[in-house]
RNA sequence: GGAUGUAGCUCAUUGGUAGAGCGUCCUCUUCGCAUGCGGAAGGCCCGGGGUUCGAUCCCCCGCAUCUCCA
Repeated sequence: GGAUGUAGCUCAUUGGUAGAGCGUCCUCUUCGCAUGCGGAAGGCCCGGGGUUCGAUCCCCCGCAUCUCCA
């Protein structure tokens, strides 16, 4: 210098009340487990400021991680 930061994990969401897969819990199914069906919980979207009627998204400054050059 460059990239990334969103659920427990891996990741979507290009300005209008934030989602998926896996995982967790519950119901049904089973003698029991697994599988399968249905449902639920779980997010101050890294922090602060700015722009805007409105910001996870745009801009600035930090912090953390990865990476390149010297």